[in-house]
C1' cells in the first nucleotide's frame, strides 16, 4: 500500500406510507429495509430528471432552455472504520 472473510464491532437506508417545503424534478423529518465497504463528504465531467423565469410559436395539454435536481448512474477528487485469504 492493493485487497475485500457467510469475520467481528459498529454505520447507512431503495420501493412504499404519513408530516413538512418546493412551480416541478426533488429535499427534509418520522415510520419502513431493498441493497451498500465509501450507500461518508464535494455537481468537478459526462449522463439523467425538471422547467419556475426566459426565448420560440403553428396560440397546443406545445417546443427550446438550468441558473434547479439528482454523488444509491458513470467517471473524478478527498476523508475515513475493521483486517482474513492473496
Nucleotide at each position: 500500500a492493493c485487497c475485500g472473510a457467510c469475520a467481528a464491532a459498529g454505520g447507512c437506508a431503495a420501493a412504499c406510507c404519513c408530516g413538512u417545503c418546493g412551480a416541478a424534478a426533488g429535499a427534509c423529518g418520522g415510520g419502513g429495509a431493498c441493497g451498500c465497504a465509501a450507500a461518508g463528504c464535494c455537481a468537478c465531467g459526462g449522463a439523467u430528471c425538471u422547467a419556475a423565469g426566459g426565448a420560440c410559436g403553428c396560440c397546443a395539454u406545445g417546443u427550446c432552455u438550468a441558473u434547479g435536481a439528482c454523488c444509491g448512474c458513470c467517471g473524478g477528487g478527498u476523508u475515513g472504520c475493521c483486517g482474513a485469504a492473496g
A computed fold for an 86-nucleotide RNA from a Syntrophomonadaceae bacterium, annotated as c-di-GMP-I-GGC riboswitch aptamer.
It was read from a public genome assembly, where an Rfam model found it.
Model confidence (mean pLDDT): 89 of 100.
Taxonomically the source falls in Syntrophomonadaceae (Bacteria, Bacillati, Bacillota, Clostridia).